[in-house]
Molecule: SAM riboswitch aptamer (S box leader)
Organism: Algoriphagus sp.
């Protein structure tokens, strides 16, 4: 890197360094010299793997390996349904809501 499965509206920040963009991509919107993003240290959240206990396929505890600590994966993107509006002539466009898929991220397993 690829594949599969699962999860993604909950939760959790201080210090130091650096100094301009950052939030994957596009649009929107937001964060950012009152120092973001990133790096280091410390702290924390969570519980996928792991360990332990009970139990018979679930519950509890711990926190070793990861992960995470602005905003719902920040929102939308593709499809469908419903509702509303507009244009027009029985279709199209736009908006909102809901559902599904996709993308992305993370874990675990395989390769």
């Nucleotide at each position: 890197g690829a594949u599969u499965u699962a999860u993604a509206a909950a939760g959790a920040a201080g210090a130091g360094g650096u100094g301009a963009g950052a939030g994957a991509c596009a649009g929107g919107c937001u964060c950012u010299g009152u120092g973001a993003c990133c790096c280091u240290c410390u702290g924390g959240c969570a519980a996928c793997c792991u360990u332990c206990c009970a139990u018979c396929u679930u519950g509890g505890a711990a926190a070793g390996g990861u992960g995470c600590c602005a905003a719902a994966u920040c929102c939308u993107g593709c499809c469908a349904a419903u509702u509303g509006a507009g244009a027009a002539g029985g279709u199209c466009u736009c908006a909102a809501u809901u559902g599904g898929a996709g993308c992305u991220a993370u874990a675990a397993a395989u390769u």